RNAcentral holds the full RNA, with entries from ENA and SILVA. A computed fold for a 484-nucleotide part of an RNA from an uncultured bacterium, annotated as small-subunit ribosomal RNA, 3' major domain. Model confidence (mean pLDDT): 83 of 100.
Context: one part of a larger RNA
RNA sequence: UGACGGGGGCUCACACAAGCGGUGGAGCAUGUUGCUUAAUUCGAGGCAACGCGAAGAACCUUACCUGGGCUUGACAUGUACGGAUUAACCCUAUGAAAGUAGGGCCACACCCGCAAGGGCGGAACGUGCACAGGUGCUGCAUGGCUGUCGUCAGCUCGUGCUGUGAAGUGUCGGGUUAAGUCCCUUAACGAGCGCAACCCCUGUCGUUAGUUGCUCACGCGUCAUGGCGAGUACUCUAGCGAGACUGCCGGUGUCAAACCGGAGGAAGGUGGGGAUGACGUCAAGUCCUCAUGGCCCUUACGCCCAGGGUUGCAAACGUGCUACAAUGGUGCAUACAAAGCGAUGCGAGAUCGCGAGAUGGAGCAAAUCGCAAAAAAUGCACCCCAGUUCGGAUUGCAGGCUGCAACUCGCCUGCAUGAAGUCGGAAUCGCUAGUAAUCGGAGAUCAGCUACGCUCCGGUGAAUGUGUUCCUGAGCCUUGUACA
Numbered sequence: 001u002g003a004c005g006g007g008g009g010c011u012c013a014c015a016c017a018a019g020c021g022g023u024g025g026a027g028c029a030u031g032u033u034g035c036u037u038a039a040u041u042c043g044a045g046g047c048a049a050c051g052c053g054a055a056g057a058a059c060c061u062u063a064c065c066u067g068g069g070c071u072u073g074a075c076a077u078g079u080a081c082g083g084a085u086u087a088a089c090c091c092u093a094u095g096a097a098a099g100u101a102g103g104g105c106c107a108c109a110c111c112c113g114c115a116a117g118g119g120c121g122g123a124a125c126g127u128g129c130a131c132a133g134g135u136g137c138u139g140c141a142u143g144g145c146u147g148u149c150g151u152c153a154g155c156u157c158g159u160g161c162u163g164u165g166a167a168g169u170g171u172c173g174g175g176u177u178a179a180g181u182c183c184c185u186u187a188a189c190g191a192g193c194g195c196a197a198c199c200c201c202u203g204u205c206g207u208u209a210g211u212u213g214c215u216c217a218c219g220c221g222u223c224a225u226g227g228c229g230a231g232u233a234c235u236c237u238a239g240c241g242a243g244a245c246u247g248c249c250g251g252u253g254u255c256a257a258a259c260c261g262g263a264g265g266a267a268g269g270u271g272g273g274g275a276u277g278a279c280g281u282c283a284a285g286u287c288c289u290c291a292u293g294g295c296c297c298u299u300a301c302g303c304c305c306a307g308g309g310u311u312g313c314a315a316a317c318g319u320g321c322u323a324c325a326a327u328g329g330u331g332c333a334u335a336c337a338a339a340g341c342g343a344u345g346c347g348a349g350a351u352c353g354c355g356a357g358a359u360g361g362a363g364c365a366a367a368u369c370g371c372a373a374a375a376a377a378u379g380c381a382c383c384c385c386a387g388u389u390c391g392g393a394u395u396g397c398a399g400g401c402u403g404c405a406a407c408u409c410g411c412c413u414g415c416a417u418g419a420a421g422u423c424g425g426a427a428u429c430g431c432u433a434g435u436a437a438u439c440g441g442a443g444a445u446c447a448g449c450u451a452c453g454c455u456c457c458g459g460u461g462a463a464u465g466u467g468u469u470c471c472u473g474a475g476c477c478u479u480g481u482a483c484a
Base pairs, nucleotide, nucleotide: 001484002483003481004480005479007478008477009476010475011474012473013472015468016467019431020430021429022428023427026322027321028320029319030318031317032316033315034313035312042053043052064308065307066306067305068304069303070302073131077130078129079128080127081126082125089104090103091102092101093100094099108121110119111118112117133297134296136295137294138293142291143290144286145285146284147282149280154193155192156191157190158189159188160169161168162167173184174183175182199274200273201272202271204242205241206240207239208238209237210236213232214231215230218229219228220227245268248262249261250260251259252258324424328383329382330381331380332379333378340371341370342369345364346363350359351358352357390421395416396415397414398413399412400411401410437460438459439458440457441456442455443454
């Protein structure tokens, strides 16, 4: 100087408390361990691995296994030689394919030539040589990227001063703040990286613009609809501005910083949310994104193909979904979003089908057309507390769709079947407001999908706390130490 303490003081955080909803029990989905296997490819491992890499494993992917093949190679560059049709294209045999063997056809530039033809060369082909190739090893050789402490308020430097020195001071103390935020004091005076602000979205108003959006007024038209003329008021769209600064008032406070209350205001003291992550820690993670040192393989640890596997199931754990019902289930009727996506695409009306879907194709590179029905909610009716009109697992049959191909191993529909489950032990998680809870919508990946995942979007919309004794973690000061 640090680190540590079942030392002390101060402070903070959904850390506890106060509340709401879960997990742990059931079924299923998914990841992991284990077991099994020819293979069940590899990585991730307390928090910070386990719906993680994977924003999509039937083939492909694919790295694994079995079998069949290739050896200058699936891909790149250079070089030597070969012969001029061997390339491309077409055909035959064999084969599961890859491949192997054989046949047909014979291109392009330049030169000579009327032409036939001849010569030479590049690409390509073949044979060699250099080399290619490796998701092989080492993340404890590395770059880059990322997680975590933690959006915690810290981490440092120059000069000066103090100390023999390591070092200290500044950065401490008194207040204050979300904040090393600011003020005061002060052997310190300044500065840098962080904090904050600058950036984006959202909340109010103005202005500019008015189509594909909108419809106050006027008119036309329809069963009806901004459908049409018209308008640019309103909503909205998207550019530019205004607005919030403790600016004003009162109180407290060291004539400070600031705090408390109030006014005005759409918004009040960081308005709400996002992006933004200091010096460093964990030899944290990744050589399977990429890059790269070293080592290793080179008729194989490289490459191609078919099939299988990654989906295997006594068991255990994590994360979710659906439930156990009446604040509910079912039937009918009916209302209101936002944000997205669409050309190998979205696909309307219509017709067929109980339905999944099919036929067909209007319109739309989309504020114009489509996906598109929002759902919970509301109204009416039935159910009457039961393993049920709850719950939907499992299984049988019949179908639909995508795709060369749904056996291993896809999704969806209809009919039938109707399991466990009556609110969950010890324990444990999330959340402080448009939040939790609950309800639907969209997107990426994608032929299809195992999505109940992930990331966005809106609808309905609470309860509790104004405390810091305790648990957990963190910051500052101080103290002890046989630790570094």